[in-house]
RNA sequence: UGCCUGUCUGUGGGAGAGAGCUACACCGGUUCGCCGGUGCAGCCGCCGAAGGGGAAAUCGCCCGAAAUCUCUCAGGCAAAUAGAACCGUAGACAGGUU
Numbered sequence: 001u002g003c004c005u006g007u008c009u010g011u012g013g014g015a016g017a018g019a020g021c022u023a024c025a026c027c028g029g030u031u032c033g034c035c036g037g038u039g040c041a042g043c044c045g046c047c048g049a050a051g052g053g054g055a056a057a058u059c060g061c062c063c064g065a066a067a068u069c070u071c072u073c074a075g076g077c078a079a080a081u082a083g084a085a086c087c088g089u090a091g092a093c094a095g096g097u098u
Stems, first nucleotide, its partner, number of pairs: 002097012018044001020043003024039006045077003051073001052071003058065003
C1' cells in the first nucleotide's frame, strides 16, 4: 500500500398480514335515529425479515456453530409514520493476508 473478514455509525433500497367485531372515554357533525375520527381494553382472524425459542437443512476446527426452515412468547396487520432480516455504499476500529 492492496485485498479479505468482523463490529459500530451515516446513507440508499427493503416484504407480509382485518380500514374486523364489541364495550368505554374524548372530540366533531346531526334529520336526535345515529355517523365519523382518536385512545384504551377484550375477543376472533392473520403476518413474519427487530428480538427470542425449537429442530437440524447446512458449514466446519469433530465436536462445535447454525439458516431466509419452523413456532409465534414478544412484535406487527388501511394509508402514512416507526421498526425491519438482507443487499449496496462511505467512514472509524479490530483481526488476517500479500
This is a predicted structure of a 98-nucleotide RNA (Glycine riboswitch aptamer) from Nitratireductor luteus. The source organism's lineage runs through Bacteria, Pseudomonadota, Hyphomicrobiales, Phyllobacteriaceae and Nitratireductor. Its mean pLDDT, the model's own confidence on a scale to 100, is 75. Of the family's consensus pairs, 90% are formed in the model. The sequence was found by an Rfam model in a public genome assembly.